This is a predicted structure of a 1495-nucleotide RNA (small-subunit ribosomal RNA) from uncultured Elusimicrobium sp. The sequence is in RNAcentral, with records from SILVA. Rfam family: Bacterial small subunit ribosomal RNA.
[in-house]
RNA sequence: GGAGAGUUUGAUCCUGGCUCAGAGUUAACGCUGGCUGCGUGCAUAACACAUGCAAGUCGAACGGGGAUUAUUAGUGUAGCAAUACAUUGGUAAUUCUAGUGGCAGACGGGUGAGUAAUACAUAGGAAAUCCACCUCAGAGUGGGGAAUAACUGAUUGAAAGAUUAGCUAAUACCCCAUAAUAUAAGGGAGCGGCAUCGUUUCCUUCUUAAAGGUUUUUCGCUUUGAGACGAUCCUAUGUUCUAUCAGCUAGUUGGUAGGGUAACGGCCUACCAAGGCAACGACGGAUAGCCGGCCUGAAAGGGCGACCGGCCACAGGGGCACUGAGAUACGGGCCCCACUCCUACGGGAGGCAGCAGUGGGGAAUUUUGGACAAUGGACGAAAGUCUGAUCCAGCAACGCAGCGUGAAGGACGAAGGUUUUCGGAUUGUAAACUUCUUUUGCAGGGGAAGAAAAAAAUGACGGUACCCUGUGAAUAAGCCACGGCUAACUACGUGCCAGCAGCCGCGGUAAGACGUAGGUGGCAAGCGUUACUCGGAAUUACUAGGCGUAAAGAGUUUGUAGGCGGAAGCUUAAGUCUGUUGUGCAAUCUCCGGGCCCAACCCGGAAACUGCAACAGAAACUAAGUUUCUUGAGUGAGGCAGAGGAAGACGGAAUUCCUGGUGUAGCAGUGAAAUGCGUAGAUAUCAGGAGGAACACCGGUGGCGAAGGCGGUCUUCUGGGCCUUUACUGACGCUAAAGAACGAAAGCUAGGGGAGCAAACGGGAUUAGAUACCCCGGUAGUCCUAGCCGUAAACGAUGAUAACUAGUUGUAGGAGGUAUCGACCCCUUCUGUGACGACGCUAACGCAUUAAGUUAUCCGCCUGGGGAGUACGGCCGCAAGGUUAAAACUCAAAGGAAUUGACGGGGGCCCGCACAAGCGGUGGAUUAUGUGGUUUAAUUCGACGCUACGCGAAGAACCUUACCUGGGCUCGAACGACUGGUAGUACCUUUUUUGAAAGAGAAAGGGAUCCGCAAGGAAGCCAGCCGAGGUGCUGCAUGGUUGUCGUCAGCUCGUGUCGUGAGAUGUUGGGUUAAGUCCCGCAACGAGCGCAACCCCUAUUCUGUGUUGCUUGCUUAGCAAGUUCUCUCAGAAGACUGCCACGGACAACGUGGAGGAAGGCGGGGAUGACGUCAAAUCAUCAUGGCCUUUAUGUCCAGGGCUACACACGUAAUACAAUGGUAUAGACAGAGGGCAGCAAUAUCGUGAGAUGGAGCAAAUCCUUAAACUAUACCUCAGUUCGGAUUGAAGGCUGAAAUUUGCCUUCAUGAAGCUGGAAUCGCUAGUAAUCGCAGAUCAGCACGCUGCGGUGAAUACGUUCCCGGGCCUUGUACACACCGCCCGUCACACCACGAAAGUUAAUUACAACAGAAGUAUCAGGGUCAUCCUGGUCCUAAGUUGCGAUUAGUAAUUGGGGUGAAGUCGUAACAAGGUAGCCGUACCGGAAGGUGCGGCUG
Repeated sequence: GGAGAGUUUGAUCCUGGCUCAGAGUUAACGCUGGCUGCGUGCAUAACACAUGCAAGUCGAACGGGGAUUAUUAGUGUAGCAAUACAUUGGUAAUUCUAGUGGCAGACGGGUGAGUAAUACAUAGGAAAUCCACCUCAGAGUGGGGAAUAACUGAUUGAAAGAUUAGCUAAUACCCCAUAAUAUAAGGGAGCGGCAUCGUUUCCUUCUUAAAGGUUUUUCGCUUUGAGACGAUCCUAUGUUCUAUCAGCUAGUUGGUAGGGUAACGGCCUACCAAGGCAACGACGGAUAGCCGGCCUGAAAGGGCGACCGGCCACAGGGGCACUGAGAUACGGGCCCCACUCCUACGGGAGGCAGCAGUGGGGAAUUUUGGACAAUGGACGAAAGUCUGAUCCAGCAACGCAGCGUGAAGGACGAAGGUUUUCGGAUUGUAAACUUCUUUUGCAGGGGAAGAAAAAAAUGACGGUACCCUGUGAAUAAGCCACGGCUAACUACGUGCCAGCAGCCGCGGUAAGACGUAGGUGGCAAGCGUUACUCGGAAUUACUAGGCGUAAAGAGUUUGUAGGCGGAAGCUUAAGUCUGUUGUGCAAUCUCCGGGCCCAACCCGGAAACUGCAACAGAAACUAAGUUUCUUGAGUGAGGCAGAGGAAGACGGAAUUCCUGGUGUAGCAGUGAAAUGCGUAGAUAUCAGGAGGAACACCGGUGGCGAAGGCGGUCUUCUGGGCCUUUACUGACGCUAAAGAACGAAAGCUAGGGGAGCAAACGGGAUUAGAUACCCCGGUAGUCCUAGCCGUAAACGAUGAUAACUAGUUGUAGGAGGUAUCGACCCCUUCUGUGACGACGCUAACGCAUUAAGUUAUCCGCCUGGGGAGUACGGCCGCAAGGUUAAAACUCAAAGGAAUUGACGGGGGCCCGCACAAGCGGUGGAUUAUGUGGUUUAAUUCGACGCUACGCGAAGAACCUUACCUGGGCUCGAACGACUGGUAGUACCUUUUUUGAAAGAGAAAGGGAUCCGCAAGGAAGCCAGCCGAGGUGCUGCAUGGUUGUCGUCAGCUCGUGUCGUGAGAUGUUGGGUUAAGUCCCGCAACGAGCGCAACCCCUAUUCUGUGUUGCUUGCUUAGCAAGUUCUCUCAGAAGACUGCCACGGACAACGUGGAGGAAGGCGGGGAUGACGUCAAAUCAUCAUGGCCUUUAUGUCCAGGGCUACACACGUAAUACAAUGGUAUAGACAGAGGGCAGCAAUAUCGUGAGAUGGAGCAAAUCCUUAAACUAUACCUCAGUUCGGAUUGAAGGCUGAAAUUUGCCUUCAUGAAGCUGGAAUCGCUAGUAAUCGCAGAUCAGCACGCUGCGGUGAAUACGUUCCCGGGCCUUGUACACACCGCCCGUCACACCACGAAAGUUAAUUACAACAGAAGUAUCAGGGUCAUCCUGGUCCUAAGUUGCGAUUAGUAAUUGGGGUGAAGUCGUAACAAGGUAGCCGUACCGGAAGGUGCGGCUG
C1' cells in the first nucleotide's frame, strides 16, 4: 500500500481497441451569486507604447552660488538724541545645491526570445585564478608641482548642444623621498607532494605608496599577509524526439615557439605532423530555458516546470568596446538596421520582457491606489535622503478553507400543483400557525498587537481585527442530472420530424433517452460544460506482456562487433556488500508540537531527501590477472549409409516428325457437339531413320541436404553426417545487429536448342453474355551455357543452442550382448524419422524427450481495423520490381478457438402417392363460379406461394349492405343520469294536403295512469346538458379463434457427471418399429409434453329387448299369432405375436403357418407436443390508443356489390357406340318435415295448379340412378353435344327491368380427347352412379353427408419434392429470399504527383565594410590631440546550391455516403476447391500458365 464497468456474438471463452466512473489546473464559457480569512491573477504579440513614478546619495572631499540669522566697518534717510529703517563690504553660524570628486548604479525588479550544451543538476578539481565594500593583523601617511570643470566673456545653432578666451579648488591629477613578510632575477637549506611542482626559510641585487576631512569619540588614505563574501575556469556522470539525418571535421586533432588573459587552454599567430569524432548514434533536422519541485499514481513510473527558491540567458534586431573590484552594462556609451516622435529640413530625440496604465492580439488575466510604519537595500560619521524592492489597500467565486441563508413544535395530512385503477396517492411537517434564537447584516459605544534590548518619538494598513449594546426571521439558493454504465420516474407534447448523445445508443403515434411540467437524486455559493495531464491502461509490460492458429520467428546458413559462457586453486578489489565521513541550500512532502475562535494559512522541531563522493573493511558471486583440469568444443584412428553437390560418358521405353510397305473410310474429340485431320489415302499396322525432353517398376509419413531442393546407369572430383575407440589440443564455446553467401517458380539479357506441354493468341462449343470452365490448334516459355532478379502458404504458419521431466509402438543407419554351424529371432545402446500418450502447458483447438512442458543465454519481431506493405525519400535492379517505410482521414469494432442452430448444386441411413408402376383428370371447348385487371357515381371490405382465388358468403332482386346518388334528422334509430317545463297534454281513432319514401303539415273525434288527506311526487311527453353512436384507423398495441410445417416424431426437465464457459451427456451407438416403439449397450439415473392406449363409428358372435321393425297366417281395407332370422337399442365376448416353425444376440422384433369374422396399429374418425411464419382476423365477438360528433352517426328511395377488351384458379357438361334415345323391369343408405313434409285423385305436353288422406315420424311424405332386357341409331359435328337466341308459360315474393329459378316449343354454337406444363389416388380406394341435408320466401354445376357398381399397379429408392436422425464444411444467425467482391455513375472529404511560382532558414564563394580593439605611419600648438593605412568585423549586395513550408492548370489512387448500373469473384465441393509468388491477358470482379501450400 493496489476495487472496476460498458461495448464485437444467437450465446461463450479469449485476444484487442474504443469509452466511462477518480484526482488535478495560472484556466475559459453558460446559469446563478450572502459574508470572512489566506493565496493567485497576459499561458496569446520577446507586438507597439501616451503619462507618471521605479537609483541615488555624500557640503564631515572641493571651489563657487543662493537663502536666513548674528556681528562688524561704512554709506544714505528720519530723528535733538538714544535709536530705527534701507544698503555696501568683512567675519561667523545654519541651510540648500548646478558642477568637480567619492561610492552606488554589475544589486534589487522583469521576461523566457535564444540555447540540446559556452546551459542546468550532482559530485569533484584549480599545484592554473581574481575579489571593491567587510573582519583580523603588520607597517606607513614626509615634501613639492602643474592643470581643469563650475564661473565670467565671446561666437554659433530652431533645438539638442557645441566652440573659443580667461580665472579657480580638492580625498581629482603628476613628481621626489622613504619602504618590505610586496615584485622580479640569481644562489643555498629543510619538509612535502600530484607529472609540470607545492610550501617554509636564508643571502645578494632590482622596482614600486599614500589624502586628507571633522573637531574632540574618530572617519579616511597607502602597502603587505590572512579570512569572509562573491566571481571565473576545468573534469566526470545525467539531461527530449528523429537513422526517411551515416558519415562529420583544416584551427580541424596534436606538438614546438611566441602572443594574449586574473588564469589554464588553438583562446590567437607561425611552423611541423595527420590526426580527431562516430551505430554506446558523430554530423544534420525538429522541439525546448534547466533544477529544487508541482500534478497524478499502491509503487515503479508518466506529465509539467505558473506562483515561492537556486542557476542561466536576454533587455526593439545586430555588432563593438570603454569605465570599473565586478559589465561586454534593462532605466551607461558608439555604430548599422527597422520603427516612432520633434524640426526652422540643416539636424536631433527614443527604447515599460521595472510598477501602474493604453492600444492590439486573444476564449482569457487587475488600480495610471497608500506608505516607507515594518523587513531589506544604496549613500552618508550621523540626522537623514532615495527605494512601484517591500508592506498594505483596491478589482476578480480564479482557487483553498470556514460561516450563514434560521431552530423547536405543528395534521384538517389545508389550499394549490401533479397524477390516478377516480378509491386515492404525492408535494408533505413542507406551508400556514405558535414559541425561540440573532451567527450574518444594520446602528451605536469601546478598541488593539504588529514598536525593536535606557527613555522619548515613530502605524500606510485603520477607527481595521476584536469586545459590548440595540434591532428584527429579519438581508441571503442555486446548478446539474434522473435508459444502462450511475444515485434518481411519471404525465403531456412531438412522431426517424424537431432534437439528444461520453460509449452502447434513443426518436418512424402509447418515448422513464427529444421538449415541458410535477416529482426525485447529487453537489452547494456554487453547479455544469469545454480544453489539457496522470490514473484506470499489465493498452510499450524495469517491477510486469507476448509471437503454432488472435498482431508478431527474418527463406536459409555463415560470421564481425556486442551480449552470455564449463571444472579447480591463488591474487586483485572494478561490480557487489558493510561501516564511517562529507554533501544532498531553504521552502515543499511526512510526523510531532505550537499560533491566528476552528480550518485554510503560518511558526518550531524531527524524520526524510531512496542520490553522489571520499575513506576503511569483507571476498561468496560476477569481473580482471595467473596456474591447472577434461566433461563442452575440436582433431586423429577404424568402420557405415545415403535421389548431398559439380563435371563427363552411356542406356532403354514412350510421344512427335520423316521415308517406305500393307490397307480403306473414317479418325479425333465431348455431357452432347463442332472446329481440326483424312480419298492429294488419314486413323490402324510393319520396318527404317531423326531429334529433344523426362527417367516407369524399385519407391516407402524411406534416405540425404542449412534452406531452396535432390530420383535411369557408370566414371572422376568433392561437402557433410552417424557409429565404435578414447590417442591428442585444453574452453578453443553459444548466439548473432552490420556484412557475406546460397536461395522454388515465374521473369530479364546474350547465344544455342526446341520432341512433348503450354500463358498470350486464333478457332469451335456452352451461355442472357462467356474476354472463362470443355474441345481443336498454338507462340513466348519450359531445356543448355554465361549473367541478372531475390521473391513464395520460402509452412512444422513453431528462431538458434544447452540441460532436465512417465511410457508404448513402428521405421532408417550403426554398435554391443545372447543364441546358432550359419542366417534369423531376442535384449541393451547411440543417431535420425513417424504414430499414440502421463505430468505439465494452452483461450480453446491442441502440444507433449523432434514440446507449444520446466529452466538458461542471445537474436528477430508485435502493440485495434482500414488507409497500406501504400505515398514521399534513400539503397539495389537492364527492366519487371525488391527493400526500408509513414501520415492525413475514417470505423467501434476487426480477429482467434469452440458452441447451438440454419443452410450446402457435402456424405450416410430412413420415411411419405415424393418419384417410379398404374387409373382418372386439369391445361384446349362452352358454361358456372371466384380472383386480378379495367371500367364506374359506386362497382363496399377482407383473404395473395405451398397455407388467397365454388375463400369469409350454410345461398347480394328490397332487406342483407358495410358502397354510390338524392332526400331527411341532430340527444339523435336503442339505453342511463341530472335540471327545467308540460293539461284538453301524452296516447288512440278517422279524414286529408304534399312527397319516391322517410318525413313534414292540416282538420275532426276520443282521451288518460300510479302513490298521497292535501301540497306534491312518480311515469309519459317537450327542452337543455352529460354520457351515446361509428362495418372509421391501427391484426406491427392486444385477447380470443384459426391456418401451416404435421398426426411429422419429435420437444424438454430434475438430479448427477464432463467442460473456464456457451453447452454437452441423457436424446448418441448396435438392432428394431408407423412411432424418442421396444430391446441391448453406455456417466448416467429418472420424469414430463407428444407416440400408443383410453373415446366414437364399423367388421363377428352371444345375452337381453320386440313396436311403428321382422316372420307367418287370414276375410288381404285391416286384423291375429310368433320373436328363429334381418333389424333396433343396451350389455358382454373377441385379437394379445397368445400358439407353432425359422431368422435374430437365448433380446426387441421380423418372416411363414395354424386357428379365427377379423392377424400383427383390422378399417375409418375425433384427438394436433415445444415451437415457426410480427401468418390471418379490430368486418363474428371483445379490447388499448387515435380520429369523428348538424357527421366517418342515423332514417328513406333508387342504384351498385351481377359492369367486361382481357388474364388466372376451381368446377359442371361434353366431344360419343364400354355410347345416345325409347319401352319394360330390379336393388340402397343416410337425412328432413307443422307459417312444414304432403299421398291417392283431378286438370295441364310440362313446370305446376286444385285439393288435402296421412304424419310432430323405424308407421306418412319416399319413386334411387348407374344396372338388366328388348328395339333403333352405325361413326357423322351425328338421334353426339347442348351453349346461345326467339316465343309461350309456371313458381316464390309488395316487387323478378337492371337481377331469380323452372317448363314447353323452336333455334342447335364451340367441341372429334386437348402444347409446354401440371393434379388426385394404394382397396371397398380410384373411377363411375344417383340420393339427402344445411342456408333458404325464391334461387346450387358449390359445400356437407349417404349409399350403389367397383378396378389397375407398386420392380424398387438412382433421380424430383417435402420431412426425420447422425455426420461434415461455413466468412450465414433477419439464419442461402443469407452473406459478399470489383469496375462504372453522382456528392463530399483528406492525401500524393505536377510545368511552375511564393516565402522562410541555411551552407559555400565573391564584393563591400560602420563603430571598435589591436597595430603601423605621418602631422601638430606635442600626456591628452589630428589625419591616414593594415588585420579582424555587423548590417548589406551578388552568384550557385540545400532544406522546409505554402500555392497551382491538370492528374492519381484512397475514404465515406441514399434503396443507382453491370456482373457474381469469395464463404457449402460456393456450383472450375481455395490461397501464395510470378508472368501475360481481360468492362469489372477476375481468367489462364508455371511452381508452391492445406488454412